Predicted 3D model of a 538-nucleotide part of an RNA (small-subunit ribosomal RNA, 5' domain) from a Clostridia bacterium. It was read from a public genome assembly. The source organism's lineage runs through Bacteria, Bacillati, Bacillota and Clostridia. It matches the Rfam family "Bacterial small subunit ribosomal RNA". Its mean pLDDT, the model's own confidence on a scale to 100, is 81.
[in-house]
Context: one part of a larger RNA
This record gives sequence, structure tokens and C1' cells, in this order.
RNA sequence: GGACAAACGCUGGCGGCGUGCAUAAAACAUGCAAGUCGAACGGAGGAUAAGUGUUCCACUGAGUAAUCACAUGAUGGUUACUGAGUGGAAUACUUACCCUUAGUGGCGGACGGGUGAGUAACGCGUGAGUAAUCUGGCUCUAUCUGGGGGACAACAGUUGGAAACGACUGCUAAUACCGCAUAAGACCACAGAUACGAAGGUAUCAGAGGUAAAAGAUUUAUCGGAUAGAGAUGAGCUUGCGUUUCAUUAGCUAGUUGGUGAGGUAAAGGCCCACCAAGGCGACGAUGGAUAGCCGAUCUGAGAGGAUGACCGGCCACACUGGAACUGAGAAACGGUCCAGACUCCUACGGGAGGCAGCAGUUAGGAAUAUUGGGCAAUGGAGGAAACUCUGACCCAGCAACGCCGCGUGAAGGAAGAAGGUUUUCGGAUUGUAAACUUCUGUAAUAGAGGAAGAAGAAAGUGACGGUACUCUAUUAGAAAGCUACGGCAAACUACGUGCCAGCAGCCGCGGUAAGACGUAGGUAGCAAGCGUUGUCC
Repeated sequence: GGACAAACGCUGGCGGCGUGCAUAAAACAUGCAAGUCGAACGGAGGAUAAGUGUUCCACUGAGUAAUCACAUGAUGGUUACUGAGUGGAAUACUUACCCUUAGUGGCGGACGGGUGAGUAACGCGUGAGUAAUCUGGCUCUAUCUGGGGGACAACAGUUGGAAACGACUGCUAAUACCGCAUAAGACCACAGAUACGAAGGUAUCAGAGGUAAAAGAUUUAUCGGAUAGAGAUGAGCUUGCGUUUCAUUAGCUAGUUGGUGAGGUAAAGGCCCACCAAGGCGACGAUGGAUAGCCGAUCUGAGAGGAUGACCGGCCACACUGGAACUGAGAAACGGUCCAGACUCCUACGGGAGGCAGCAGUUAGGAAUAUUGGGCAAUGGAGGAAACUCUGACCCAGCAACGCCGCGUGAAGGAAGAAGGUUUUCGGAUUGUAAACUUCUGUAAUAGAGGAAGAAGAAAGUGACGGUACUCUAUUAGAAAGCUACGGCAAACUACGUGCCAGCAGCCGCGGUAAGACGUAGGUAGCAAGCGUUGUCC
């Protein structure tokens, strides 16, 4: 001098873009962070409409009986009963369509997000190998999708428990489960031929035996299912080289090193086991201790190097601590299961529940690090045929001068060189064109008006940010400058106070009565919304 995930002191106008628990991988209240599919399935509930049955009410007209009026009758009125039609209401059942979804089932939950505790290792980086391997969803190709069966949830009933959660009996559906048929190819164990090769082998062709498939839905457009092959992607394993420090760590090792056989795995292998042999590693640093996630990169430096590994990207490891498997294409699984432990909570004391190193937030620790915000509009992801649902990923907003960048705090003129301050040899000098004053401008601020892009392949619709950015108009120089230094290094000096005191200090050093080094004032220098100090690296 440069740099910083910085902190502290003084000060502080605006905007853009970034960054923000480095300490206790300490403990966590609360909310949210992984669901989705009714076009796989049986139910349940709700709404609407239609039909049927029953009951009630109103009206219409009919019959019977009684009674009254009239003029015996005919006729008319009233009451009771019977059955009919029309309309309305209630209720029950059935059907149709729509909506919701606890359960069965499918896919996802192994991604995305966090952290760096562990790890000195094939963990990472780089280059090879896999003739020792797997790969859901996706793409392409070929073929098939026939015919049956038995259950278990839900539900109903009974019942245990404070709860968490169960138990028993009965019923039922499926793209759930299980047989059967079919088998090109696949797999298994045989047995040939040809070609090739890096031992074991690989590829192709042909033979005979055995084993194993499938599922339907629908709005009829489609979406699916099974087998085999190929691709793409992802992953496993092996290996050359590189990868901190200590020798005041010199010897280490019995599944240890190798072989044979068997087991196990997707797969080679002491990976595991039985037997056999006695090997294997090491001053080219084994073993042990300490420290540490690794890299692309970042900082610095002319470079070589040195230091670092925040943000962003790749890989690895971990998910309260330790262990284990299940499911699955994929996990030894952050928001799955089981066991043990510590801790916290509930309890009827019998027993249960939990895991923020997800986003916010709280307590603690610390010099120190933010909102319990908005939205799925965009990008991306999961499910779905789709509409769509979910998404603290993400996009935005809030807080912080924490960093970088940009802008402003006015511009031009203005000498009576005003007043005031400081100083003085009392003449002056300086502050100083600085101010006042005059003329302007409107970055900005305030108010008003308009107002985006980001929205996609066409029509329509869809914007959290946000009435934001931006544009126009009006008004106002109005709100907006500090910090450090001034002995030398090193740009910038005088006065007063103090008197080896008080103090300064990065080094040299300064201060004991004329201190340019302490304190204050004036002046000056440097940088500037910052300036200094401290810490760390080059």
C1' cells in the first nucleotide's frame, strides 16, 4: 500500500447492486417449510333435479246419511263420512349429475433447503479402468395386454385405555394381493460351432430342458400395464499422481499378508467364514499425536510464491448422541421406523410425546450479525390427462454506511478586502471571494398528473414487487459535513495553559517555566458520507 462475512469511537443526505451468528454441531415456545391424484377403488357426507310411496292443507266436482229453507217433489244451503282430480308443504326410498374426502391404492417424500461436528481418507482434485456393476421417471425399437381366485382397510357392531393408541366379530372394491395360460427374447443349469481377446473370458449362430408376465381408467382425444433390446442421465467399485504439522511419535500389524473352497452383494475383493502358508507396512517417514471438510476459486504479489476456502458453483460428511435394519430404482433416510442414552414436556402413575445444523423467531454465549413480512406474478420442482393443488426453493419487500459503485450538500459574479475571530514588531498580516449582496439552476426534496417492461407460441386471462421505476408540471438554495492529523519518517504552525506534572507515543522519542511532539483556540493539510482505531492476511 492492498484486502476483509469484520468490530469499536465520532459523525451521518439519497440511490443502485451485493452481503449479514465466524462464538455454543448449545437449548428451543409458536407458526409455516411435502405433498398430490376422485380420469385406480369401495364407501361416507352435502347440494340440485326427477320419479314413487305416505301424511297434512287448500280448491274442484261426485255419492250416501242427517238437518234446514221453499211450494210435496224438483231445487238450494249446512254438517258428517267415503272415494276421485288439481295444486302446495313435509317426510322416506330410488335414480341422475355435481362438490368434498377419512380409508385402500399410485407417484413423490433419497430432490430441493441447512450445517461443517467428524474425516489426513480413493474424502477431495486430476487422469484412467469397470472383460467386476446397477439405473425409477425420460426417448427410441419389437412383441404382448387371455382367463380366474381369495382377502384386508374403510364401514357396522362389541370392547380396552386418562391419553397415545388399540383388540375382537361381520361385510366389501380396486391399476392392492395370489394362482393358471401364453414365452420371441430374458434368467438358470447343460451341451456345441465360429470369430476375437487383456488369464479368468467376450461376441455371434444353432440345440434340447426348466423358471418367471400383464391392469385397467376415460369426457373416446388419450393416459396407462408387461417382457426384451438400445440410448440418455444418475450412481457404485478399482486405480496412477497430488493433498497440513510433530521424529521431544521408530517400529506397526493375527483377518494381519497371501492362497484354496464356500457364502454374500447389483458388482471385484478377507467383504465374511473354514482350512493352509507366514507373510504385509516402514527414515522415499509406517504407527501414533495435533490440526483441518476438499476443490473451482478469493486476497496479495511484477511474477514465482504466500495466505484463505464467507457469498456463488462442484464433491463429501452429518441431522439430539450411539447403533440397526425395513421399504424402495435409489436411503443405512434432516421434518420415516426400531433399540439404547442424555435432556424437555404430558399423565388418571399404568404409560406416553419430542428433536429448527429448513424459514422467521426466542434464550444463552459473544466485540458482533436482520422480519415470528408479501407472493406463487416469474424461474424451477412434486403430483395430476387437465383445471389445478403444494412449494420459507425462489422472486420480492423490511432492518444494518457492513461492503462496492454513483449522486448531492449549490453555480456564476462579488473588495468597503466589512464585522467578528486569531495574531502582531501595533504599521499590519490572516481567516478571505470566504460571507453579505446580485443573477441563476432544480440533481434533490415536497405536492399534483400520467405511468411501465418484467407476461411467455396466437385470441382472452394472469404482477407479489407497486401506483414502484420513469416522465411531465409547480414551489423552495431551501433538510443535507464530518473525521483524523500538523517534531522526523509524512502533506500540513502559531498563540495560550501546563511545568518530567497532567499527558502523548507505530518507531525515534516529547514534557523538569519561552513545548511547532501534552491540553485548548485560531490557522493549515489529507480523506470525505464517511474518517480514524483495533484485529487478521499478502